[in-house]
RNA sequence: CCGUGCUAGGCGGGGAGUUAGCGGUGUCCUGUACUCGCAAUCCGCUCUAGCGAGGCCGAAUUCCCUCUUGAGGGUCGCGGCCUUCGGGGUCAGCCCACAUGCGGUGGUGCUGAUGGCCCGGGUCCCGCGCGGUGUCGGCCCGUGAAUCAGGUCAGGUCCGGAAGGAAGCAGCCUUAAGCGGUCACCGGUAUGCGCAGCGGGGGUUCCCGGGCCGGAGCUAUCGCAUGUGCAAGCGCCCGGGGACCGCGUCUCGAUUGAGGGUGCACGG
Numbered sequence: 001c002c003g004u005g006c007u008a009g010g011c012g013g014g015g016a017g018u019u020a021g022c023g024g025u026g027u028c029c030u031g032u033a034c035u036c037g038c039a040a041u042c043c044g045c046u047c048u049a050g051c052g053a054g055g056c057c058g059a060a061u062u063c064c065c066u067c068u069u070g071a072g073g074g075u076c077g078c079g080g081c082c083u084u085c086g087g088g089g090u091c092a093g094c095c096c097a098c099a100u101g102c103g104g105u106g107g108u109g110c111u112g113a114u115g116g117c118c119c120g121g122g123u124c125c126c127g128c129g130c131g132g133u134g135u136c137g138g139c140c141c142g143u144g145a146a147u148c149a150g151g152u153c154a155g156g157u158c159c160g161g162a163a164g165g166a167a168g169c170a171g172c173c174u175u176a177a178g179c180g181g182u183c184a185c186c187g188g189u190a191u192g193c194g195c196a197g198c199g200g201g202g203g204u205u206c207c208c209g210g211g212c213c214g215g216a217g218c219u220a221u222c223g224c225a226u227g228u229g230c231a232a233g234c235g236c237c238c239g240g241g242g243a244c245c246g247c248g249u250c251u252c253g254a255u256u257g258a259g260g261g262u263g264c265a266c267g268g
Stems, first nucleotide, its partner, number of pairs: 001268006009057003012030004020046005034054005063261005072252003076248005082242007090235001093234002096229013115213008124201005129195003132191007140181004149174004157166003
């Protein structure tokens, strides 16, 4: 130096969290580096720090040490921006309301705007009238009198010598009082109903119409300005919490690169 067979060792690592501490399951970062069983109300260990079983590689690209690189995470602090909670507070800023003015747009207006005067009507109140509605009565229909309504009155009764008369029950018919019913019709009465009706009153608050005066605006919406106010929503102030981003300190740290170190046995 080479070959063969072994051993140490390796077959991912790390952060936070949990834990007396160390690992693991779970979770996050890196990125690919055996299998099975146990395990967050945890599982297994004890500074030698997963336990149990099996498999592969095996003294070097793979193991150990040093330096380098710095993915990513965590603590703290500062700043930026956003969000949320509590308290306060103001019109001088926004929001909201009103008034005035200016401008844009639309509609209307010399076939005459805003406005003024006069007249009339509506609206408002009262009465009447008509109708409706409610109610009562009448008319109409039905029923309806043992006896104290009428008519006709079988049978029977009475008077009479007879002829004939009289009273009159039941029944039947008509009706009085009463009872029941009814669309319409007639009349009475009442009215928080209605009106192209009539009359009276009130009044310019509103609306409409007409006549006269007069001669250019009126109106809706949007924007701006000024002024007055409103509530407590925002802006504002104080305090607390949270997310994200940036910087810095501290801490842990995968990965990359470089260097160094490291067995045993046999044979050649």
Predicted 3D model of a 268-nucleotide RNA (Bacterial large signal recognition particle RNA) from an Actinomycetota bacterium. Model confidence (mean pLDDT): 77 of 100. Of the family's consensus pairs, 90% are formed in the model. RNAcentral holds the sequence, with entries from ENA. Rfam family: Bacterial large signal recognition particle RNA. Its family is annotated with SRP-dependent cotranslational protein targeting to membrane, signal sequence recognition and signal recognition particle, plasma membrane targeting in the Gene Ontology. The family's RNA type in Rfam is non-coding RNA gene. The gene name in the source record is ffs.